Predicted 3D model of a 527-nucleotide part of an RNA (small-subunit ribosomal RNA, 5' domain) from an uncultured bacterium.
Rfam family: Bacterial small subunit ribosomal RNA.
[in-house]
Context: one part of a larger RNA
RNA sequence: GAUGAACGCUAGCGACAGGCUUAACACAUGCAAGUCGAGGGGCAGCAUAGAGGCAGCAAUGUCUGGGUGGCGACCGGCGCACGGGUGCGUAACGCGUAUGUAACUCACCCAUCAGCGGAGGAUAGCCCGGCGAAAGUCGGAUUAAUACUCCAUAAAACAGGGGCUCCGCAUGGAGAUAUUUGUUAAAGAUUAAUUGCUGAUGGACAGGCAUGCGUUCCAUUAGGUAGUUGGUAGGGUAACGGCCUACCAAGCCAUCGAUGGAUAGGGGUUCUGAGAGGAAGGUCCCCCACACUGGUACUGAGAUACGGACCAGACUCCUACGGGAGGCAGCAGUGAGGAAUAUUGGUCAAUGGUCGAGAGACUGAACCAGCCAAGUCGCGUGCAGGAUGACGGCCUUAUGGGUUGUAAACUGCUUUUAUACAGGAAUAACGGGAGGUACGUGUACCUUUUUGAAUGUACUGUAGGAAUAAGCAUCGGCUAACUCCGUGCCAGCAGCCGCGGUAAUACGGAGGAUGCGAGCGUUAUCC
Numbered sequence: 001g002a003u004g005a006a007c008g009c010u011a012g013c014g015a016c017a018g019g020c021u022u023a024a025c026a027c028a029u030g031c032a033a034g035u036c037g038a039g040g041g042g043c044a045g046c047a048u049a050g051a052g053g054c055a056g057c058a059a060u061g062u063c064u065g066g067g068u069g070g071c072g073a074c075c076g077g078c079g080c081a082c083g084g085g086u087g088c089g090u091a092a093c094g095c096g097u098a099u100g101u102a103a104c105u106c107a108c109c110c111a112u113c114a115g116c117g118g119a120g121g122a123u124a125g126c127c128c129g130g131c132g133a134a135a136g137u138c139g140g141a142u143u144a145a146u147a148c149u150c151c152a153u154a155a156a157a158c159a160g161g162g163g164c165u166c167c168g169c170a171u172g173g174a175g176a177u178a179u180u181u182g183u184u185a186a187a188g189a190u191u192a193a194u195u196g197c198u199g200a201u202g203g204a205c206a207g208g209c210a211u212g213c214g215u216u217c218c219a220u221u222a223g224g225u226a227g228u229u230g231g232u233a234g235g236g237u238a239a240c241g242g243c244c245u246a247c248c249a250a251g252c253c254a255u256c257g258a259u260g261g262a263u264a265g266g267g268g269u270u271c272u273g274a275g276a277g278g279a280a281g282g283u284c285c286c287c288c289a290c291a292c293u294g295g296u297a298c299u300g301a302g303a304u305a306c307g308g309a310c311c312a313g314a315c316u317c318c319u320a321c322g323g324g325a326g327g328c329a330g331c332a333g334u335g336a337g338g339a340a341u342a343u344u345g346g347u348c349a350a351u352g353g354u355c356g357a358g359a360g361a362c363u364g365a366a367c368c369a370g371c372c373a374a375g376u377c378g379c380g381u382g383c384a385g386g387a388u389g390a391c392g393g394c395c396u397u398a399u400g401g402g403u404u405g406u407a408a409a410c411u412g413c414u415u416u417u418a419u420a421c422a423g424g425a426a427u428a429a430c431g432g433g434a435g436g437u438a439c440g441u442g443u444a445c446c447u448u449u450u451u452g453a454a455u456g457u458a459c460u461g462u463a464g465g466a467a468u469a470a471g472c473a474u475c476g477g478c479u480a481a482c483u484c485c486g487u488g489c490c491a492g493c494a495g496c497c498g499c500g501g502u503a504a505u506a507c508g509g510a511g512g513a514u515g516c517g518a519g520c521g522u523u524a525u526c527c
Stems, first nucleotide, its partner, number of pairs: 001526003005523005012379005018372002020337001025335003029332003034078003039075002042071002046069003051064005085290003094215008104207002109203007117151004127140005157183005164175004188195002216262003223253003228250008265287004269280004292313005315326004343369001345368003351365001352363004382413004392404005419463005427454001431450009471516005476497003482511005492499002
């Protein structure tokens, strides 16, 4: 000098940033991922129109009824692989940097080309019935689709064969073909304007894989290795590869540190230092890994998937004892641990994300507010005058003097701030509603109106009044700042040297002084 700090004393305000460093310990409760009715069958609830039945003289009451707006649950599509958290593991192509992929993929998006013909069987829901305490589950009947299946169509796609041209870095790659054989597709909706669907090529975006170099400590770790190292063939993958399998060979790594052990997420950066270097990796950004512990795959463009599935285990909970349920290292919050770290808050107004034609819905991402001197910066706690240098305190060589000290009183001034009252934003642009103009008639543009959680906040003005606001540590030397009293190797101090045994500037108190100041000291750690 620095800190994600803690502790002691003290404390007026604001802005900006920060806040479990320990138990990747266990978690009550709520919320954190939905959306689309312009894909579908439908109709549990709400609203609505009016029809019918029953009761009633009527008023009215009650029941039935998907017709409509819409919509719980269900089928289907997209999303849920993003965003958010944590740092257990990992000494590794994990990360950083530079390359390669002639060994690869890429949903949504953009551009271009081509297509969208026909047929069929189911199933959820609803209904009926059974089992179960529950979680749930079984059977029957019936039904739809942008769900599923089949047929057709078929190339610049894929697979195979035959020739041609060009290129490279070994395997090889690219291109033109009126060359030839085979294989593979589709879905509709509706307000009729659009949008969606299928195949292909190119792009964009995002990834996978490989390689050179760099990346902590221990030799009181010296040998390690059988899928091990290489080959052939096959399987598998988007793709290369012992990635896997069979066979063959006996290799491969290592004192330029293999193997083993310990520790650790890596980087941009941060702290310090004149620099070289040393230390750190919290907040923010990029990458990686993980989601109670271990394992496995499914779905999908993408996961071996935090709020999905299955199995095993530990733990917790429910139970009718037969059986079931769960996973905060999401946001809050609780217990525990600890020197120690916050609210079970508000809003989707903005930014962004998902879905949707849109309106919009969802969003503990985000934006805000709350708590904490835990940090940085800023402001204030008055300013000017005022001497008989008042009173009091302390010291003293004591009728006196010194100091506290222009300090106070007193006089004048100001009102930052605080309080009260009044006014009062920007963040809002899109988009939506209404009207208009242009033409290509559903797009663009214009006018107007509407949309603010924070917030009646920031900010501004007015009023009266010095009014509402100073402490902490130190004073032997290092090191700025000295005397008196008490104590008497006691009580105590102390970072080092060292003080204290009767005149202690070093202990305790007082007066005074010095330093910093809404903080000041101590402790811990790094340079």